[in-house]
């Protein structure tokens, strides 16, 4: 120069409108038990700080850290 930083992991979020999904955890159903499966739930200062807006993950700055070139 360019992308990218979002739940315990891989990731969505469309034109700014109160944040989701799959795995994974827990807890129940099913089972002698374990696995499957099936219901439910708990987990977030969207990487930090500031600006514009009634209103920000999304839009503008700076900064930090990853990756290409």
């Nucleotide at each position: 120069g360019a992308g990218g930083u979002u739940a315990g992991c891989u990731c969505a979020g469309u034109u700014g409108g109160u944040a989701g999904a799959g795995c994974a955890u827990c807890u129940g159903a099913u089972u002698u038990a374990c696995a499957u499966u099936c219901a439910g739930a708990g987990g977030g200062u969207c990487a930090a700080a500031g600006g514009u807006u009634c209103g920000a993950g999304u839009c503008c700055u700076u900064u930090a850290c990853c990756u290409c070139c």

The RNA shown here (transfer RNA) has 69 nucleotides and comes from a marine eukaryotic metagenome. Model confidence (mean pLDDT): 81 of 100. RNAcentral holds the sequence, with entries from MGnify. Its Rfam family is "tRNA". Rfam classes the family as a transfer RNA.